[in-house]
Context: one part of a larger RNA
RNA sequence: CUGGGUGUAAAGGGAGCGCAGACGGCAGUGCAAGUCUGAUGUGAAAGCCCGGGGCUCAACCCCGGAACUGCAUUGGAAACUGUACAGCUCGAGUGUCGGAGAGGUAAGCGGAAUUCCUAGUGUAGCGGCGAAAUGCGUAGAUAUUAGGAGGAACACCGGUGGCGAAGGCGGCUUACUGGACGAUGACUGACGUUGAGGCUCGAAAGCGUGGGGAGCAAACAGGAUUAGAUACCCUGGUAGUCCACGCUGUAAACGAUGAAUACUAGGUGUGGGCACACAGAGCGUGUCCGUGCCGCAGCUAACGCAGUAAGUAUUCCACCUGGGGAGUACGUUCGCAAGAAUGAAACUC
Numbered sequence: 001c002u003g004g005g006u007g008u009a010a011a012g013g014g015a016g017c018g019c020a021g022a023c024g025g026c027a028g029u030g031c032a033a034g035u036c037u038g039a040u041g042u043g044a045a046a047g048c049c050c051g052g053g054g055c056u057c058a059a060c061c062c063c064g065g066a067a068c069u070g071c072a073u074u075g076g077a078a079a080c081u082g083u084a085c086a087g088c089u090c091g092a093g094u095g096u097c098g099g100a101g102a103g104g105u106a107a108g109c110g111g112a113a114u115u116c117c118u119a120g121u122g123u124a125g126c127g128g129c130g131a132a133a134u135g136c137g138u139a140g141a142u143a144u145u146a147g148g149a150g151g152a153a154c155a156c157c158g159g160u161g162g163c164g165a166a167g168g169c170g171g172c173u174u175a176c177u178g179g180a181c182g183a184u185g186a187c188u189g190a191c192g193u194u195g196a197g198g199c200u201c202g203a204a205a206g207c208g209u210g211g212g213g214a215g216c217a218a219a220c221a222g223g224a225u226u227a228g229a230u231a232c233c234c235u236g237g238u239a240g241u242c243c244a245c246g247c248u249g250u251a252a253a254c255g256a257u258g259a260a261u262a263c264u265a266g267g268u269g270u271g272g273g274c275a276c277a278c279a280g281a282g283c284g285u286g287u288c289c290g291u292g293c294c295g296c297a298g299c300u301a302a303c304g305c306a307g308u309a310a311g312u313a314u315u316c317c318a319c320c321u322g323g324g325g326a327g328u329a330c331g332u333u334c335g336c337a338a339g340a341a342u343g344a345a346a347c348u349c
Base pairs, nucleotide, nucleotide: 003321004320005319006318007303008302012317014201015200016199017198021194022193023192025088026087028085029084030083031082033081034080035077036076037075038074039073040072041071042070049065050064051063052062053061054060091191092188093187094186095184096183097182098181103177104176105175106174107173108172109171110154115149116148117147118146119145120144121143125136126135162169163168206247207246208245209244210243211242215241216240220236221235222234223233258316259315260314261313262312263311266294267293268292269291270290271289272288273287274286275285276284298305299304322349323348324347331342332341333340334339
């Protein structure tokens, strides 16, 4: 390289959009590049292969045949691929009608709770633990009542419920806005799938500038525990957590399962829509889209998967190829830095 693979053994890119490329629905006509077929020329000789022959045999040598699977020119075929033209509607998209949703961005508003401040009542403790102590408190704490300030998060509803490409999204209202789904079958007429590079998005932590800071809390300090305790427990507590703008670009970014399409027993929940039946918002039957569980065939090393496939097939991309060395070194690109991306070898088992 090929082959074989990628849920858990090595291996699916964190996710999307998309240029090039690869692949591509139904039916028709033309062309003939690929394809198939005939002819001609060429494809040196030797060698290889087959059949004979000569040296006593063999090696070696000689003769004949075949082969040289190729290339060029030319005559034809038109199923498939390609290409040109003209069509079709099932793929894809648009329109119309309809409901669902923590989808996104911005602004405003709300109540509970914690903390702090002020005032009242009130008096000796409070707090904390396995037990304690550090800590707070007669300068009046804890508790309780009233008022105020400020920040952050939104109890119940809440649900293997919903939405989103992923990350993720949860108080209420308003504005702007993306997508999906159902019904209809009016319109376009293959406009599709995938996607190396590229571009965009991307939890938490971290970084820069400026704000903010209630609670929580790396670091740090103290008290305990202990042989020790640079921990677990307790009392404090700064970055940070929050906001705006910019950067970083990584995660067990997980379903450890790339995207798309078609096909392949059933059963039972649940979310959104539609149709039919019924007196009926229930219930029933059917159907489309999502989300769970069980289970047949089949697959699997087993576990398990099983119409949301890890089954049966096709297309395209990514990735793997013994363990360690190592996601390291060097180089390069990116970054303010932290670092990220790409990514070896010697050696060793």